The RNA shown here (small-subunit ribosomal RNA) has 1502 nucleotides and comes from an uncultured rumen bacterium. Its mean pLDDT, the model's own confidence on a scale to 100, is 82. RNAcentral holds the sequence, with entries from ENA and SILVA. It matches the Rfam family "Bacterial small subunit ribosomal RNA". Rfam links the family to the GO terms ribosome and structural constituent of ribosome.
RNA sequence: AGAGUUUGAUCAUGGCUCAGGAUGAACGCUAGCUACAGGCUUAACACAUGCAAGUCGAGGGGCAUCAUGGAGUUUGCUUGCAAACUCUGAUGGCGACCGGCGCACGGGUGAGUAACGCGUAUCCAACCUUCCCUAUACUAGAGAAUAGCCCGGCGAAAGUCGGAUUAAUACUCUAUGUUGUAUUUAGAGGACAUCUGAAGAAUACCAAAGGUUUACCGGUAUAGGAUGGGGAUGCGUCUGAUUAGGUUGUUGGCGGGGUAACGGCCCACCAAGCCGACGAUCAGUAGGGGUUCUUAGAGGAAGGUCCCCCACAUUGGAACUGAGACACGGUCCAAACUCCUACGGGAGGCAGCAGUGAGGAAUAUUGGUCAAUGGGCGAGAGCCUGAACCAGCCAAGUAGCGUGCAGGAUGACGGCCCUAUGGGUUGUAAACUGCUUUUAUGCGGGGAUAAAGUUCACUACGUGUAGUGUUUUGUAGGUACCGCAUGAAUAAGGACCGGCUAAUUCCGUGCCAGCAGCCGCGGUAAUACGGAAGGUCCGGGCGUUAUCCGGAUUUAUUGGGUUUAAAGAGAGCGCAGGCCGGAGGUCAAGCGUGACGUGAAAUGUAGCCGCUCAACGGCUGAACUGCGUCGCGAACUGGCUUUCUUGAGUGAGUUCGAUGUGGGCGGAAUUCGUGGUGUAGCGGUGAAAUGCUUAGAUAUCACGAAGAACUCCGAUUGCGAAGGCAGCCCACAAGGCCUUUACUGACGCUAAAGCUCGAAGGUGCGGGUAUCGAACAGGAUUAGAUACCCUGGUAGUCCGCACGGUAAACGAUGGAUGCCCGCUGUUUGCGAUAUACUGUGAGCGGCCAAGAGAAAUCGUUAAGCAUCCCACCUGGGGAGUACGCCGGCAACGGUGAAACUCAAAGGAAUUGACGGGGGCCCGCACAAGCGGAGGAACAUGUGGUUUAAUUCGAUGAUACGCGAGGAACCUUACCCGGGCUUGAACUGCCGGCGAACGAUACAGAGAUGUUGAGGCCCUUCGGGGCGCCGGUGGAGGUGCUGCAUGGUUGUCGUCAGCUCGUGCCGUGAGGUGUUGGCUUAAGUGCCAUAACGAGCGCAACCCCUAUCCUAUGUUACCAUCAUUGAGUUGGGGACUCAUAGGAGACUGCCAGGGACAACCUGGAGGAAGGCGGGGAUGACGUCAAGUCAUCAUGCCCCUUAUGUCUUGGGCUACACACGUACUACAAUGGUCGGCAACAGAGGGCAGCGAAGCCGCGAGGCGGAGCGAACCCCAAAAACCCGAUCCCAGUUCGGAUCGCAGGCUGCAACCCGCCUGCGUGAAGUCGGAAUCGCUAGUAAUCGCAGGUCAGCAUACUGCGGUGAAUACGUUCCCGGGCCUUGUACACACCGCCCGUCACACCACGAAAGUUGGUAACACCCAAAGCCGGUGGGGUAACCGUAAGGAGCCAGCCGUCUAAGGUGGGGCCGAUGAUUGGGGUGAAGUCGUAACAAGGUAGCCGUA
Repeated sequence: AGAGUUUGAUCAUGGCUCAGGAUGAACGCUAGCUACAGGCUUAACACAUGCAAGUCGAGGGGCAUCAUGGAGUUUGCUUGCAAACUCUGAUGGCGACCGGCGCACGGGUGAGUAACGCGUAUCCAACCUUCCCUAUACUAGAGAAUAGCCCGGCGAAAGUCGGAUUAAUACUCUAUGUUGUAUUUAGAGGACAUCUGAAGAAUACCAAAGGUUUACCGGUAUAGGAUGGGGAUGCGUCUGAUUAGGUUGUUGGCGGGGUAACGGCCCACCAAGCCGACGAUCAGUAGGGGUUCUUAGAGGAAGGUCCCCCACAUUGGAACUGAGACACGGUCCAAACUCCUACGGGAGGCAGCAGUGAGGAAUAUUGGUCAAUGGGCGAGAGCCUGAACCAGCCAAGUAGCGUGCAGGAUGACGGCCCUAUGGGUUGUAAACUGCUUUUAUGCGGGGAUAAAGUUCACUACGUGUAGUGUUUUGUAGGUACCGCAUGAAUAAGGACCGGCUAAUUCCGUGCCAGCAGCCGCGGUAAUACGGAAGGUCCGGGCGUUAUCCGGAUUUAUUGGGUUUAAAGAGAGCGCAGGCCGGAGGUCAAGCGUGACGUGAAAUGUAGCCGCUCAACGGCUGAACUGCGUCGCGAACUGGCUUUCUUGAGUGAGUUCGAUGUGGGCGGAAUUCGUGGUGUAGCGGUGAAAUGCUUAGAUAUCACGAAGAACUCCGAUUGCGAAGGCAGCCCACAAGGCCUUUACUGACGCUAAAGCUCGAAGGUGCGGGUAUCGAACAGGAUUAGAUACCCUGGUAGUCCGCACGGUAAACGAUGGAUGCCCGCUGUUUGCGAUAUACUGUGAGCGGCCAAGAGAAAUCGUUAAGCAUCCCACCUGGGGAGUACGCCGGCAACGGUGAAACUCAAAGGAAUUGACGGGGGCCCGCACAAGCGGAGGAACAUGUGGUUUAAUUCGAUGAUACGCGAGGAACCUUACCCGGGCUUGAACUGCCGGCGAACGAUACAGAGAUGUUGAGGCCCUUCGGGGCGCCGGUGGAGGUGCUGCAUGGUUGUCGUCAGCUCGUGCCGUGAGGUGUUGGCUUAAGUGCCAUAACGAGCGCAACCCCUAUCCUAUGUUACCAUCAUUGAGUUGGGGACUCAUAGGAGACUGCCAGGGACAACCUGGAGGAAGGCGGGGAUGACGUCAAGUCAUCAUGCCCCUUAUGUCUUGGGCUACACACGUACUACAAUGGUCGGCAACAGAGGGCAGCGAAGCCGCGAGGCGGAGCGAACCCCAAAAACCCGAUCCCAGUUCGGAUCGCAGGCUGCAACCCGCCUGCGUGAAGUCGGAAUCGCUAGUAAUCGCAGGUCAGCAUACUGCGGUGAAUACGUUCCCGGGCCUUGUACACACCGCCCGUCACACCACGAAAGUUGGUAACACCCAAAGCCGGUGGGGUAACCGUAAGGAGCCAGCCGUCUAAGGUGGGGCCGAUGAUUGGGGUGAAGUCGUAACAAGGUAGCCGUA
């Protein structure tokens, strides 16, 4: 510090996800030790049991209990001792009691609380403070009770009542009263307006306690201090406006009460205030802070442990005591719950420490000690202390240590995988050798060391400190630590390995099982599932889950945006608010700086130090960015003041305009009416029909009526804030610009709320209604057509008044101000002039520099550079929906969520592909022609069906006379049957045997089996070759997968394309080049050109063919000379021909066109002319195209069978459908006869086979010649000549069938070919639709070859005869280039919308039902404080007494918890039914959108 994920790829936007850190955690697997820290986050749920607050006898009376002393009695006995009993508070002490102090601390919890609760700062002249310290003064007298104990009563208990008696540091009274308080007075001083107020004087009022014992501890009053508390205020302190108004003690005053004190804290009276958009009230949530986590920081999140503050103690209320409480382990009352009960009544409060139950994913011991620290009491010793210190449990965290170290290669065995079979990896890992001993185990030591002091005594001085000596005390703990011994001995796992993200292979599985944080993986070769091996990371832990921060600049203060990605309000006016021009002066609020106070400690941080190190801890420093106070400064912001004119405004003068409102006028058109002319149609459409019309339409003329809209001018024109505004004239009103000066002197900008305007459509009322025209009706179209088209037509469209308030209300661009190169057009002012033009303003446009932007683009009219203000955005869907509220007559508008769901949605641009987009061009693509196929019969292939099998493959073009270039057996892969199992063929090793082989015969369908005459070689003497048998490792497979592959092939397409290097352009994908103009068969060439070159293709080079030349001349040829039946022979080398080598054609020449080009048109010459004709040759790629059955090959599968041998059968079936051919349907023909008419290219030895003979013929006999320019196949046929047929199912056609033969072959039954004779089917030119061909082509005619024993209508070649037509590119198909649109990229066979049906999910509504919550009104009213009070009770004081004062109980009253009643508010839960939404694999119906998406689309409205 980033990464993955939208796309074919790209950039940007934007969400989702990951890597990091953290935790009071939990779960899974695993687990040796130590130190330190931590441990109910849930039910503030309920609690058994024990403990958690007592202490003081130096306050008191006492003395139950214990111990001691004394006295007495009795017993045992040895004078005396011991024991027991009784008495004695005499002593140590002490249960209970009175009294003092403490119990308000410490400890727990976070329910409540959004608050002066907390934090921080300030204040109290408005306050209190036990114990402690300092100072001053005092501590005098007197009295009455009471608990306990004792007696008695009641009660189950808890407890309680009565009587008698008694003490105090308990209680009461009196005295004194330094002081203090109150009142009156006084008034120094401060301030100097209010005010504050010292000293002094007078009056009134208030104290006390003693104890042990000689030195202290106490007590009282007052003042001061310290500590702790109380109160007030400024600032800060969560979310919601779908909570906007709240409040009646409320706000203030006066006077009282109350309090420690201020205060509506409370009360009486008076006034009507107070809070609130700077968010009151209400609702929800929440203890606050120091701090913790994260982060670069700013922030964000959290508030467990520790510290501070607050609140609470089962729930609610209340007071008492006290210095302090409205009191966790106190009291009273109410409520709920639990327990005891004799049923009358009582007891209780773990959110103290342990512990239990419950809840929960989840959180510990009913431990030890007061040794230390601290607290309470005490003079002290000491006692108490679940505070605290320790220990126990728990990987729940942090830190440290260990599980060994060194050597050791045959790189062992085993495993696993790969492999070129040599090996590689696990792996120096192990074994083995040596060493060490932290830890472990055992034994011992362990300084009463340190953590630490205390009592007592002494010394010093400053009487409470220090030092010295001495005595006693240790929970942890016989622990830490140290030593010795033993022995590698006691100790390693978890997750992951597709990318992100470090680390890969095999096996299993086969869209199954499963994984998954995101993208995604799994459908037979899974690095993604499960296992294994290996590897990677971390390590006493490792992973998962949950949560927080980060990454996320993804709420943006630092630090974002708003034309098109989400986002500028439809527009204006304008209050508050925010911001604001130049100059001078002043203040010092902001701001800066210095100082002071504070900012607790802990934490964090720097240094040093202590535990063996570290974590941990100690000390010191800085820091704590804050708040407050006092100075100083004055640039900036701000306040005040003076001034200025340029911002703004006012006035004056021109000028401009479809600016608004009201009124008047005008013509054309349309429709209607009347009349005339006139006659058969009109109208409408793609074509029609509905409709109108002989009752006279349409058309035309005249006149009239009505309503609406204003042709031309008219334009990137003008005006307006926007919506919007268009005939002409008038009136009224408003506005802008310009010019010049005059005036005011910052008066400005923006604008939440608020107010106003606001197209079309819509609504209400009243008019109007010509046109057009939702709804509706009819006619068409269509599969349907509730549409598009047509004929009609109501609301509406128009006017007035009122409502509504939305639009793709758009420049998809808020307003204002300033600044920043230019060119050009136009509107309208002003100035100058030569009336060309130019300068200067204000508008409206176009193109651009810089700059900006993701790009498209914007660019002085910014989307540039800046400032100010407002509005708005934060992934898509759900949804602008639901609920609530506001507005509206309604329609509806405004505001505006969530659950759930997805990993995208969206923008700009790029390359393709596509379009019922456009342009250019080509092709037998169409057209023009010729001939076919589709109809018939037959052949052949395919589908289908059939079958035991009809083997398999090929399936639009690009399968179908295809693989197959030839299935009777074989082939053969299929079926039935019979055999074999190291196998039919090949081969390694081991063992055994033997030549191998095998005539003959028999069985059998054969394979095969039996029989078995006969029958080895080499040798180094070990054996080997060969064969058989047995075993073993291989074999074999036309079994699967062409979607694992190689190779090969088809097709687009012989189409002209496909790319690269460098450069340039672009952020980039990519572009340019390769586009443009001309041209070409061609990306062929020329020109232009940010491109210049190059490669694969094109062309050429190669072959055949067309002309000529040269060379050669047999088996070819024969002109001349001989010769023959014959180029037969001699001869020739001329010709043909053959073979080889050359020439030739290049737009070279001419003319014209074209751009002086390329090139085109025409011509000459030439055998051939513009590529002469044909072939071979097939770019990058596409179709997961075809082929595992040519071959090769990975994986999988079979192994007495899916291998192999064999007989027979099948591949040849046959209702039918399709493709490709053949033959025909005839006279351009058939048949017959004649004509020795004329080819080319091939083939031939298990072959071609001549002549001759036989046969009607197929063929047979025969065998010359020929391995072939020699011989043979071999006859070419159409053609030509003549005859006949005479348009018929024929003398056409030949299928089918019968008979007789021939040939091949072991074998022609299934199932071959041929011949002769006979039979003589369909068929008379073929529907829709469709195929081939542009010249030696189509058409037509025959010949040959391969395959092959035989079998050809097929295929591959060959030559003979030999046409017609092409105007042209509108259309169909295919293709190329450019351009355009795109929501497509599996690329239009694409994408995609909505209803319906089914399943699931969440949500809304709903008659209601039910729960919670905060208030309100009324009723009742406990305890309690306060107030009142006739009668009742009563020790202290007064009084001789009676009695009084005072107090208590009781009663009454105010307030009030709980309870009851009531109507509302708010928030949930649930609800028959219902509504839409989301998701789902293949469902149904259509085709809405994306291309002109086939009616351009979209927005608002009905």